[in-house]
RNA sequence: AGGGGCGUAGUUAAAUGGUAUAACAGCGGUCUCCAAAACCGCUAUCGCGGGUUCGAUUCCUGCCGCCCCUG
Numbered sequence: 001a002g003g004g005g006c007g008u009a010g011u012u013a014a015a016u017g018g019u020a021u022a023a024c025a026g027c028g029g030u031c032u033c034c035a036a037a038a039c040c041g042c043u044a045u046c047g048c049g050g051g052u053u054c055g056a057u058u059c060c061u062g063c064c065g066c067c068c069c070u071g
Base pairs, nucleotide, nucleotide: 001070002069003068004067005066006065007064010024011023012022013021018054026042027041028040029039030038047063048062049061050060051059
């Protein structure tokens, strides 16, 4: 320099155009003499910008970051 893949909650992952979801973590509660476990509830997320569309995590595109391949 060229090519490919990935980027979603604090972490690990779903979601192939129509209310962003789960587990763990965190917070509150029930239970307990106390704590743990268990159970109930709550909070929090689409890398940044532009485009297409009635509607974009999803499709197109620029940039940024990470990984792989070629030279």